[in-house]
Molecule: Bacterial RNase P class A
Organism: Bacteroidia bacterium
RNA sequence: UGGAUGGCCACGGUUGUCGCGUCCUGAAAGUUCAGGAUGAGGAAAGUCGGGACAGCGCAGAGCACCAUACUUCUUAACAGGAAGGGGCCGCACCGGAAACAGUGCGGCAACAGCGAGUGCCACAGAAAAUUACCGCCCCGAAGUUUCGGGGUAAGGGUGAAAACGUGAGGUAAGAGCUCACGCUGCGGGCGGGCGACCGUUUGCAGGGGUAAACCUUAUGGGCUGCAAGGCCAAAUAUGCCGGCGAGGCGUGCUCAGGCACGCGGGAGGGCUGCUCGUCCGAGCCGGCGGGUAGGCCGCUUGAGGCUGCCAGCGAUGGCAGUCCCAGAUAAAUGACAACCUCAUUACAGAAUCCCGCUUAUGAGGCCAUCCGUAAA
Numbered sequence: 001u002g003g004a005u006g007g008c009c010a011c012g013g014u015u016g017u018c019g020c021g022u023c024c025u026g027a028a029a030g031u032u033c034a035g036g037a038u039g040a041g042g043a044a045a046g047u048c049g050g051g052a053c054a055g056c057g058c059a060g061a062g063c064a065c066c067a068u069a070c071u072u073c074u075u076a077a078c079a080g081g082a083a084g085g086g087g088c089c090g091c092a093c094c095g096g097a098a099a100c101a102g103u104g105c106g107g108c109a110a111c112a113g114c115g116a117g118u119g120c121c122a123c124a125g126a127a128a129a130u131u132a133c134c135g136c137c138c139c140g141a142a143g144u145u146u147c148g149g150g151g152u153a154a155g156g157g158u159g160a161a162a163a164c165g166u167g168a169g170g171u172a173a174g175a176g177c178u179c180a181c182g183c184u185g186c187g188g189g190c191g192g193g194c195g196a197c198c199g200u201u202u203g204c205a206g207g208g209g210u211a212a213a214c215c216u217u218a219u220g221g222g223c224u225g226c227a228a229g230g231c232c233a234a235a236u237a238u239g240c241c242g243g244c245g246a247g248g249c250g251u252g253c254u255c256a257g258g259c260a261c262g263c264g265g266g267a268g269g270g271c272u273g274c275u276c277g278u279c280c281g282a283g284c285c286g287g288c289g290g291g292u293a294g295g296c297c298g299c300u301u302g303a304g305g306c307u308g309c310c311a312g313c314g315a316u317g318g319c320a321g322u323c324c325c326a327g328a329u330a331a332a333u334g335a336c337a338a339c340c341u342c343a344u345u346a347c348a349g350a351a352u353c354c355c356g357c358u359u360a361u362g363a364g365g366c367c368a369u370c371c372g373u374a375a376a
Stems, first nucleotide, its partner, number of pairs: 001372009011362001012340007020039008041347001045358002048356005053225004060276004065221005070084005085111001087108007095100001112216002117214002119210003133156002135152007164182006183206010229297004239288006248263006268280004304323008
């Protein structure tokens, strides 16, 4: 310096003309004119998470179901974010005979548990757990390369993975068989840290992997969702059919009808999917058929934006100042021209709102890695 890959940031500006939506102001007067302010994204997408808000429900208990899973902090909350811890991987340096250990930089991951249990590990291979294909050793026979018996798991092969590793001794040959040094797991003591854990010392043990396998453990979860919910208006055929029900008792008042209170019973319904429990309850459930369905609120001032200072490794928090920045309802937020610019030529358009996650993507900028080219 060119390219590729990955990650991150951010999404045009000015002027003029015309046309739309909302709000405000003024004038009109029958729904019009004038002026001002403002008007679609970093993902508005997906609906994957979390909430705000609203309604139901004496919001209860158990089971089911679902979610989370190293520690601390942060947040309204989160499976989010920040910083750490352990593990694995890569590169470099470095101690050691080796195994292995240490330091630095970078990266990765749904990181509780396989000493509760049940499963699974294809193919290859002798064998995926107590197996022996090649090989090694010993004995016997034959006779120059074979057979039989016994031992072996150090060497080789297969595989993602093969009985903890390295070295030495020992042995017929070998093996934790013995020793030294290590590794891993489970404990104890001491010290450090808020903690996960770390260091050191000591005892015991020594095939693995897999839980986004079934499962176990711990913690948590009420349900539904702006088509929530509320108000006004309109209309209604006291329609027809089927099913299931209650109107009981007592006291008081009343001329009576009836009213009030208490007890009991009860179709149906609510509380999550079920069970228990509990609440409402005199009409309820289902089918056919007819009528009405318009408007207003919710509706955008918020866990809000921007700037500065302070605290903090950081996410983030505190203080001060300043700003108001879409609320449509069949759906407005646009078109044209000129100039600037890296860029509206990609992906793509608000519908209760906010915070995350995931996915899509163009020009531009930044960072990392890799591959080239040129010079020193």